Predicted 3D model of a 74-nucleotide RNA (transfer RNA) from Allobaculum stercoricanis DSM 13633. It matches the Rfam family "tRNA". Rfam classes the family as a transfer RNA. The sequence was found in a public genome assembly.

RNA sequence: GUCCUGGUAGCUCAGUUGGAUAGAGCAUGCGCCUUCUAAGCGCACGGUCGGGUGUUCGAAUCAUCUCCAGGACG
Numbered sequence: 001g002u003c004c005u006g007g008u009a010g011c012u013c014a015g016u017u018g019g020a021u022a023g024a025g026c027a028u029g030c031g032c033c034u035u036c037u038a039a040g041c042g043c044a045c046g047g048u049c050g051g052g053u054g055u056u057c058g059a060a061u062c063a064u065c066u067c068c069a070g071g072a073c074g
Base pairs, nucleotide, nucleotide: 001073002072003071004070005069006068007067010026011025012024013023019057028044029043030042031041032040050066051065052064053063054062
């Protein structure tokens, strides 16, 4: 330098023939249960979908530029 893969909640990840309020588990907070704790159960909290621009009625998803991490080739 060319190309490939990944980036989504504090952590680990799902979600891509574009569709309606973006999800799960863990963690955290509160409650229930228990003599107490743990475990278990319920609820809540938590997101500029790495960033910009564009296409579209509509973008996490498509295009393009760019940043970061890993890899292949030279």

The organism belongs to Allobaculum stercoricanis, within Bacteria.